[in-house]
RNA sequence: GUGGGUAUAGCUUAGUCGGUUAAAGCGUCGGAUUGUGGUCCCGAAGACCGUGGGUUCGAUUCCCACUCCCCACC
Numbered sequence: 001g002u003g004g005g006u007a008u009a010g011c012u013u014a015g016u017c018g019g020u021u022a023a024a025g026c027g028u029c030g031g032a033u034u035g036u037g038g039u040c041c042c043g044a045a046g047a048c049c050g051u052g053g054g055u056u057c058g059a060u061u062c063c064c065a066c067u068c069c070c071c072a073c074c
Stems, first nucleotide, its partner, number of pairs: 001073005007067001010026004019057001028044004050066005
C1' cells in the first nucleotide's frame, strides 16, 4: 500500500434484518444478613452506541469519509 473484520457502561457481551425510555453478567456504591469478612438476597449509579457527515418522518442498526485495534496479502 491492497482486501476483510471490529468499535455499545470500568471489563466481557447482547440488541430480533430502521420505530416510544439501549439490556445482561462481572465489577463499583448503599442496604439486609453475619461477631468480622465472604457467599446469598434487595436496591442504586454508570454508555446519547469510536469521530464527522449523508439518507429517512425517524438511525446503535443503512451509506460515505476518517481514526484505533485485529487478520491476510504485498